This is a predicted structure of a 355-nucleotide part of an RNA (large-subunit ribosomal RNA, domain IV) from a metagenome. Its Rfam family is "Bacterial large subunit ribosomal RNA".
Context: one part of a larger RNA
RNA sequence: CCCUGCUUAAGGAACUCUGCAAAAUGACACCGUAACUUCGGGAGAAGGUGUGCCCUCUGUACGUGAAGCCCCUUGCGGGUGGAGCGGAAGAGGGUUGCAGAGAAACGGGGGUAGCGACUGUUUACCAAAAACCCAGCACUGUGCGAAGUCGGAAGACGACGUAUACGGUGUGAUGCCUGCCCGGUGCCGGGAGGUUAAGGGGAGUUGUCAGCCGCAAGGCAAAGCAGCGAACCGAAGCCCCGGUAAACGGCGGCCGUAACAAUAACGGUCCUAAGGUAGCGAAAUUCCUUGUCGGGUAAGUUCCGACCUGCACGAAUGGCAUAACGACUUCCCCACUGUCUCGAGCAGGUACUCA
Repeated sequence: CCCUGCUUAAGGAACUCUGCAAAAUGACACCGUAACUUCGGGAGAAGGUGUGCCCUCUGUACGUGAAGCCCCUUGCGGGUGGAGCGGAAGAGGGUUGCAGAGAAACGGGGGUAGCGACUGUUUACCAAAAACCCAGCACUGUGCGAAGUCGGAAGACGACGUAUACGGUGUGAUGCCUGCCCGGUGCCGGGAGGUUAAGGGGAGUUGUCAGCCGCAAGGCAAAGCAGCGAACCGAAGCCCCGGUAAACGGCGGCCGUAACAAUAACGGUCCUAAGGUAGCGAAAUUCCUUGUCGGGUAAGUUCCGACCUGCACGAAUGGCAUAACGACUUCCCCACUGUCUCGAGCAGGUACUCA
């Protein structure tokens, strides 16, 4: 130097990414407790007061319950009885130390937003979370030898269940809601027409060859056998016709217009399947941006409330609210402090030196 503890004038977060760490709070009893709320909660909210010992009421209330006595059904019985023992709590008075929950164990609190409803689960060894799960909601498949899953199969799970059941997918308590688009992709339905495989079908054609012609070379060639093979007939699928978005997904541009200016309820035009409704909005989303205004501070790129010009929110890839909950995240306040101004002192332990 380092590590682990302890103390510290005045100040009290000025430290710092951040009050990280430390300090403070702390038990029990009583008093007293706000907004908000799903009426359960929030609540130990917050904030206060008391706490030792002695005396008196009073060894009181209460608990336990001996001997004795009485009764009979005779017993480890019933009744009566109150000794002894244990023993709060309260009131009044007194007393004592710096200090009475005298040590130890033993909540810091409040306000405001974001996210997730909640209790749970997770990256064994850098992440515990706003991620996963979750009840609830919806769509979809499945009629039972169910769908689905494992397995060549037998068989098994599903389930000794039967649509209030089981599988898949999405969303994620609750409250208020969940708009428009079916053109593309998917799925479902349809089956007239088009396309169309194997197969059917054989027009035709090729090889071979008895035979025939020819002096010959060669030519022609029936039946049979063999090869190739055109029309035409051939399912599902695709094309086609419909449906379907809590299926995958998508949800415009330009120009003009009101008696200052500005703005545009209004109009024109182009494109589209349809042009973003409600609600929210510089947001875990806003580039420009420390947007502008308000609040809080002496001073605020953060925070809260507004505005809306949404680069690039938006409705179960859910939208917006929400009491309770959170080792989550943001900002503020009280208390408290060696975090700091700014250091200092002390104890123990490493290291190191010597024995």